[in-house]
Context: one part of a larger RNA
């Protein structure tokens, strides 16, 4: 370069957004780069291929011919591409009524159940763990109940292969402020689009800086068991950390292990939200569509398991990645980080 893959063998960046860049619906007209045809020029000789010819034959030499798929002038063609001018509305958008939703941020002397500790009453010997016990708590009256008060944190039932949101993720209630979907019927804009190397923005949980909090969990640590030990599993404690405010890290089985937009390809049946017709008109039933989200499955396609309109089927167009195992996601360097450590990444050896 050319070819093969990428759910699970190696391989889809964790996820948007967007500059270059590649690509790019319909239809007239213009030119004519690029395409495509002719012509002239040139493309040294020799090699190569084909016909001969000459050394007894070959190898070798030697005449001829094609052949050099390339350049460059020049004429000519307009289907395709690409410039350009112009027109339309099927892609994309906006605009007017609506819908539904844990979609995001901020606010509340907000709500109630529970835990924990205080105060007070009642009471009296235990509680409390565990297989079993023991540490450990209590006659300085604990467990238990009963009433008050703090103060944190998390929102039972509703809840549902239900929503919603690019992912991560989001669940009392309320009040502001605020982003997407979806959607009947016109109107507008007029290809304004997809997709994107860098770059840039969000990103569980864990950890890090500063200042707050701190009830419950609870690493680390202490002790009690268990055991041959037991730096653990099981008990009693318990500090970071869990929560807040700001600022960092920037990684995960960040998963659907399955990139992104877009067209086209049999069907069943469930949910979720809207529309529209129809019967009844009270609830409610039937049909048709649209957008999500499951499930079973025909062709297909898979190495098989599966996968099947939410494709892993049939196709376009852009992007990432992969090329035996280990050594290694390391080492050196280079970036970024306060660190922690990320990211970019090899070799020698070995099998």
């Nucleotide at each position: 370069c050319u070819g093969g893959g990428c759910g699970u063998a190696a391989a889809g960046c964790g996820u948007g957004c967007g500059c270059a860049g590649g690509c790019g619906g319909u239809u007239u007209g213009a030119u004519a780069a690029g395409a495509c045809a002719g012509a002239u020029g040139u493309g040294a000789a020799a090699u190569c291929c084909c016909c001969g010819a000459g050394c007894u034959c070959a190898a070798c030499u030697u005449g001829g011919g094609a052949a050099c798929u390339g350049c460059a002038u020049u004429u000519g063609u307009g289907a395709c591409u690409g410039u350009u001018a112009g027109a339309a509305u099927a892609g994309a958008g906006u605009a007017u009524a609506g819908c539904a939703g844990a979609g995001g941020g901020g606010g509340g002397u907000u709500a109630g159940a529970a835990u924990u500790u205080c105060c007070u009453g009642u009471g009296u010997a235990g509680c409390g763990g565990u297989g079993a016990a023991a540490u450990g708590c209590g006659u300085a009256g604990a467990u238990a109940u009963a009433g008050g008060a703090a103060g944190g944190a998390a929102u039972a039932c509703c809840a549902g292969u239900g929503g919603c949101g690019a992912a991560g993720g989001c669940g009392a209630c309320u009040u502001u402020c605020u982003g997407g979907c979806u959607g009947a019927a016109u109107a507008c804009u007029g290809a304004c689009g997809c997709u994107g190397a860098g770059g840039u923005g969000c990103g569980a949980a864990a950890g890090c800086g500063u200042g707050g909090g701190g009830a419950g969990c609870a690493a680390a640590c202490a002790g009690g068991a268990u055991u041959a030990g037991a730096u653990a599993c099981c008990c009693u404690g318990g500090u970071a950390g869990u929560c807040c405010a700001c600022g960092c890290c920037g990684u995960a089985a960040a998963c659907g292990a399955u990139g992104u937009c877009a067209a086209c390809u049999a069907g069943g049946u469930g949910c979720a939200g809207g529309g529209g017709g129809g019967g009844u008109u009270g609830a409610u039933c039937c049909c048709c569509u649209c957008u999500g989200u499951g499930u079973c499955g025909c062709a297909g396609c898979u190495a098989a398991c599966g996968u099947g309109a939410u494709a892993a089927g049939u196709u376009c167009c852009c992007c990432g990645c992969c090329u035996g195992g280990g050594g290694a996601g390391u080492a050196c360097g280079g970036u970024c980080g306060c660190a922690a450590g990320a990211u970019u990444a090899a070799a020698a050896c070995u099998c």
Predicted 3D model of a 351-nucleotide part of an RNA (small-subunit ribosomal RNA, central domain) from an uncultured prokaryote. The coordinates come from a structure-prediction model, not an experiment, and the mean pLDDT is 87. RNAcentral holds the full RNA, with entries from ENA.